[in-house]
Bacterial RNase P class A from Fundidesulfovibrio magnetotacticus, 368 nucleotides, folded computationally. It matches the Rfam family "Bacterial RNase P class A". From the family's description: Ribonuclease P (RNase P) is a ubiquitous endoribonuclease, found in archaea, bacteria and eukarya as well as chloroplasts and mitochondria. By type it is a ribozyme. Rfam links the family to the GO terms dimeric ribonuclease P complex, tRNA processing and ribonuclease P activity. Taxonomically the source falls in Fundidesulfovibrio (Bacteria, Pseudomonadati, Desulfovibrionia, Desulfovibrionales). The model forms 94% of the base pairs in the Rfam consensus. Its mean pLDDT, the model's own confidence on a scale to 100, is 79. The RNAcentral record of the sequence draws on Rfam.
RNA sequence: GGAGUCGGACAGGCUGUCGCCGCGGGGAAACCCGGGGAGGAAAGUCCGGACUCCGCAGGGCAGGACGCUGGGUAACCCCCAGGGGGAGCGAUCCCCGGAGAAGCGCCACAGAAAGCAAACCGCCGGCCGGGUCCACCCGGCCGGUAAGGGUGAAACGGUGGAGUAAGAGCCCACCAGUUGCCGCGGUGACGCGGCAAGCUAGGCAUGCCCCGUCCGGAGCAAGACCAAAUAGGGAAGCGUUCGAGGCCGGCCCGGCCGAGCUUCCGGGUAGGUUGCUGGAGGCGGCGGGCAACCGCCGUCCUAGAGGAAUGACAGCCGCCGUCCCGCAAGGGGCGGUUACAGAAUCCGGCUUACGUCCGGCUCCCCUU
Numbered sequence: 001g002g003a004g005u006c007g008g009a010c011a012g013g014c015u016g017u018c019g020c021c022g023c024g025g026g027g028a029a030a031c032c033c034g035g036g037g038a039g040g041a042a043a044g045u046c047c048g049g050a051c052u053c054c055g056c057a058g059g060g061c062a063g064g065a066c067g068c069u070g071g072g073u074a075a076c077c078c079c080c081a082g083g084g085g086g087a088g089c090g091a092u093c094c095c096c097g098g099a100g101a102a103g104c105g106c107c108a109c110a111g112a113a114a115g116c117a118a119a120c121c122g123c124c125g126g127c128c129g130g131g132u133c134c135a136c137c138c139g140g141c142c143g144g145u146a147a148g149g150g151u152g153a154a155a156c157g158g159u160g161g162a163g164u165a166a167g168a169g170c171c172c173a174c175c176a177g178u179u180g181c182c183g184c185g186g187u188g189a190c191g192c193g194g195c196a197a198g199c200u201a202g203g204c205a206u207g208c209c210c211c212g213u214c215c216g217g218a219g220c221a222a223g224a225c226c227a228a229a230u231a232g233g234g235a236a237g238c239g240u241u242c243g244a245g246g247c248c249g250g251c252c253c254g255g256c257c258g259a260g261c262u263u264c265c266g267g268g269u270a271g272g273u274u275g276c277u278g279g280a281g282g283c284g285g286c287g288g289g290c291a292a293c294c295g296c297c298g299u300c301c302u303a304g305a306g307g308a309a310u311g312a313c314a315g316c317c318g319c320c321g322u323c324c325c326g327c328a329a330g331g332g333g334c335g336g337u338u339a340c341a342g343a344a345u346c347c348g349g350c351u352u353a354c355g356u357c358c359g360g361c362u363c364c365c366c367u368u
């Protein structure tokens, strides 16, 4: 210098003017004063919880989610540490119950054969036919053979020997793996060692399934309170030629209409209030722990809207880019100040989007 890998930080600050949404104070009101006002992901709504209502004696079935071990946590499909396997030269990353013995199913294409396997080529034996006979060669049929070739992601351990017509864990030695038993280490997953057994066993459970653990449902549009108008329900009273009530601008007379009218109660709707934001909270110190995390102490912190505010413009500082001056430290000019995005009950995660800066580590090249 290049390539890569892992992690961390920031997401401008202050002041002024105008504007928006809550809060407190003043005011009869108009309005005035003070103070507060998005994120690392507020996002996707994918997991887990708090909270609320409904349901619920207990147990089971069905269904769903998860799945190495130990720990953390309110909980988790999360995090930490470890184990095993895989990819990579490496830093590092990815995966995780059971297909070793309950069962079923599937394995494209190619290939003869894809699962207690299979005979296409090859190899070997026998028979028949041909090359006049033997040797040898060619062809056909029957059989043996999984050593060799070929196909495939995958073809039923490897090397050597013995053996054989040719071959084969058929047998033997060594190696690899598996299983069983024993010993040692570890909380455990598991590791190491020894002995035995020819045991050599394909993959897929993100196919059914089996085993284990967990899971009631709906969600702040949850839920609670106050509560119109109109319509409808219930009760009481008055009234239906003994005329309540309504209309004729207020009253009386008069006229017309006329079977309902009045009061109360309860439910619901609109609307309003609440739930509502201070919490499994941030920061610092000390202590425990490898760590995730936990404990104690101190300190700090008002977004709470409801079609939904959190903005705009200046100035200064900071930062970035570029140019100039200077040996340098530094100074000055100009330009920019941005990406993704935006609360809606709250919290812990995961995932996704995205601008820049910094650091650790690995590999390669160059120079000394």
Base pairs, nucleotide, nucleotide: 001364002363003362004361005360006359007358008357009356010355012317013316014315015314016313017312018311020037021036023034024033025032026031039340043351044350046349047348048347049346050345051219052218053217054216063215064214065213066212067211068082069081070080071079072078083096084095085094086093087092097210098209103208104207105204106203107202120149121148122145123144124143125142126141127140128139129138130137131136157175158174159173160172161171176200177199178197179196180195181194182193183192184191185190223274224273225272226271233265234264235263236262237261238260245257246256247255248254281300282299283298284297285296286295287294288293318337319336320335321334322333323332324331325330